[in-house]
RNA sequence: GCCCCAGUGGCUUAGUGGCUAUAGCACCUGACUUGUAAUCAGGAGGUCGGGGGUUCAACUCCCCCCUGGGGCU
Numbered sequence: 001g002c003c004c005c006a007g008u009g010g011c012u013u014a015g016u017g018g019c020u021a022u023a024g025c026a027c028c029u030g031a032c033u034u035g036u037a038a039u040c041a042g043g044a045g046g047u048c049g050g051g052g053g054u055u056c057a058a059c060u061c062c063c064c065c066c067u068g069g070g071g072c073u
Stems, first nucleotide, its partner, number of pairs: 001072007010025003018056001027043005049065005
């Protein structure tokens, strides 16, 4: 230098054009308990890596860039 894959709450992740973007763990509050843990109920937390484009509509498709991983020379 070229090719491929990935980037979504603190962490791991689902979502592959259309409903308010999903779940688990962690966190907060309450219940339960003598107390803690466990369990149960509820809550907060995302501007989907950045920019532009296509479309009535984009996390999703296209282009450029950034970061990480792998391969070729």
About this RNA
The prediction has a mean pLDDT of 81. Transfer RNA from a Candidatus Woesearchaeota archaeon, 73 nucleotides, folded computationally. It was read from a public genome assembly.